Annotation: RNAcentral holds the sequence, with entries from ENA and Rfam. Predicted 3D model of a 73-nucleotide RNA (transfer RNA) from Cadophora sp. DSE1049. Its Rfam family is "tRNA". Rfam describes the family as follows. Transfer RNA (tRNA) molecules are approximately 80 nucleotides in length. Its mean pLDDT, the model's own confidence on a scale to 100, is 83.
RNA sequence: AGCAAUUUAGCACAGAGGAAGUCGCGCAGGGCUCAUAACCCUGAGGUCCCUGGAUCAAAACCAGGAAUUGCUA
Numbered sequence: 001a002g003c004a005a006u007u008u009a010g011c012a013c014a015g016a017g018g019a020a021g022u023c024g025c026g027c028a029g030g031g032c033u034c035a036u037a038a039c040c041c042u043g044a045g046g047u048c049c050c051u052g053g054a055u056c057a058a059a060a061c062c063a064g065g066a067a068u069u070g071c072u073a
Base pairs, nucleotide, nucleotide: 001072002071003070004069005068006067007066010025011024012022013021018056027043028042029041030040031039049065050064051063052062053061
């Protein structure tokens, strides 16, 4: 320098135009226990990387940019 993939809750990931999810880890509260762990219940937490565009409507489509990873030279 060229090409590709990825970017969504603290972490790990789903989500193919009607607008936010997880039987996961973690966190908070409660239950259970002599107590802790484990286990059970409940809950909180998001400008969906950024900017613009198309659409009645976007996390999703289009354009440009950023970051990370990989490949090629």